[in-house]
A computed fold for a 266-nucleotide RNA, annotated as Bacterial large signal recognition particle RNA.
It matches the Rfam family "Bacterial large signal recognition particle RNA". It is annotated as a non-coding RNA gene.
It was read from a public genome assembly, where an Rfam model found it.
Its mean pLDDT, the model's own confidence on a scale to 100, is 78.
RNA sequence: CCACGCCAAACGGGGAGUUAGCGGUGCCCUGCACCCGAAAUCCGCUAUAGCGGGGUUGGAUUCCCUCUCGCGGCUUGUUGUGGUCGGAAAGCGAAAUAAUAAGGGGCUGUGAUGGUUGGGUCCCGUGCAACAGUGACCUGUGAACCAUGUCAGGCCUUGACGGGAGCAGCAUUAAGCGGGUAUCACUGAUGUGCCGCGGGAAAGCCGAGCCGGAGCUACCUGUUAUUUUGGCGCCGGUUGCAGCCUGUCAACCAGAGGGUGCGUGG
Numbered sequence: 001c002c003a004c005g006c007c008a009a010a011c012g013g014g015g016a017g018u019u020a021g022c023g024g025u026g027c028c029c030u031g032c033a034c035c036c037g038a039a040a041u042c043c044g045c046u047a048u049a050g051c052g053g054g055g056u057u058g059g060a061u062u063c064c065c066u067c068u069c070g071c072g073g074c075u076u077g078u079u080g081u082g083g084u085c086g087g088a089a090a091g092c093g094a095a096a097u098a099a100u101a102a103g104g105g106g107c108u109g110u111g112a113u114g115g116u117u118g119g120g121u122c123c124c125g126u127g128c129a130a131c132a133g134u135g136a137c138c139u140g141u142g143a144a145c146c147a148u149g150u151c152a153g154g155c156c157u158u159g160a161c162g163g164g165a166g167c168a169g170c171a172u173u174a175a176g177c178g179g180g181u182a183u184c185a186c187u188g189a190u191g192u193g194c195c196g197c198g199g200g201a202a203a204g205c206c207g208a209g210c211c212g213g214a215g216c217u218a219c220c221u222g223u224u225a226u227u228u229u230g231g232c233g234c235c236g237g238u239u240g241c242a243g244c245c246u247g248u249c250a251a252c253c254a255g256a257g258g259g260u261g262c263g264u265g266g
Base pairs, nucleotide, nucleotide: 001266002265003264004263005262006261009057010056011055012030013029014028015027020046021045022044023043024042034054035053036052037051063259064258065257066256067255068254072249073248074247077244078243079242080241081240082239083238084237085236086235087234091232092231093229094228095227096226097225098224099223100222102221103220104219105217106216107215114211115210116209117208119206120205121204122200123199124198125197126196127195128193129192131188132187133186134185135184136183137180138179139178140177141176147172148171149170150169155164156163157162
C1' cells in the first nucleotide's frame, strides 16, 4: 500500500420550556433527514446520561472536536404604541348656576327705567241674568154606584092635582195622570256670567292718564366666580406589540484547522 472480516461511530440539528441534571415525546426555528413501538397527572436514563426491535453505511469529501458566518430563540435596559385598573379637579374640554354688560340682537323721543293717580287681575257681601226644580197659570183627559146639574123611560107615593128618590144618556167637575211655559212666586250648599253695586287687600303682574326726559333687556358671543363631570391631556400599576441596545445559545449552506481503530492474508 492492497483485499476480506469486525468494533467504535453515523443515518438530522438547534431554541425556549420541563427537570437536580441529560435525552426524548409535545411547542417553535431550520429545511428534507432509514423503518416500527410507548411517552405530560409524562417516558427512559445518570456525567459513557433516551429505551426496545429491525435495516443501511462504516475509518472518511460522509465520523468526532474547535473557529468564522447567523435563520431563529432567550434576556437586562430604553423608546414608542395599544388594552386595562386606579389616582388626580393644578391644564384643556363639556355642563349647570350666579354676576357683568364689551360686541351682536330686541324694545325705546309715536317717550326707556323711574315716580304718581285711577282701574283690572285677587278676596268678601249683595243684586241681576242665565240655568235647574217646584208651585201658581193655561190646556187635554178624567167617576158602573159611593160627585154635581138636568134627569127620557121606569119606580115610590097620592082619590086626583101633585110630590119624591133616581138608573142610562148629556153637560160639568174633584183627586189623579199628561202637555205648555208667555207671565208670576219660591228654592238652589257646590255651580254659570267680557253683568251691576258696596267693601277689602294692595306683594307681584297687565292696560290707561299725568310727571319727567334716556335708557332698558340679558336671546347669542365674550368676561368673572362657584359647582359638577375623568372626554382629552397628566401620574402610577399591570399586560400585549414594535424598534434600538446589552449579554447569551445557535439551525441550514459554505469555509478554515485538528483528531479517530482491531484482526487475517498478500